[in-house]
């Protein structure tokens, strides 16, 4: 340099005909318990990598760029 994959909550990940962004864990509060853990309930938490484009409408489609992973290649 070329090709492919990937980027969504603090972490691990869902999210297919484009139509209100979700789960588990973590965290906070409450219940339960002699206490803790476990368990139960509730809450908190998002510029969907960045910038544009298409569209009435984009996490999803298109373009450029950036990070990460893998493959191939070039120079020496």
């Nucleotide at each position: 340099g070329c090709c492919g994959g990937u980027g969504u909550a603090g972490c691990u990940c869902a999210g297919u005909a484009g139509g209100u962004a979700g789960a588990g864990c973590a965290c906070u509060c409450g219940g339960c318990u002699g206490u803790u853990a476990a368990c139960c309930g509730a809450g908190c938490g998002g510029u969907c990598g960045c910038a544009g484009g298409u569209u009435c409408g984009a996490g999803c489609c298109c373009u450029g760029c950036c990070g990460c992973c893998g493959g191939c290649g070039c120079c020496a």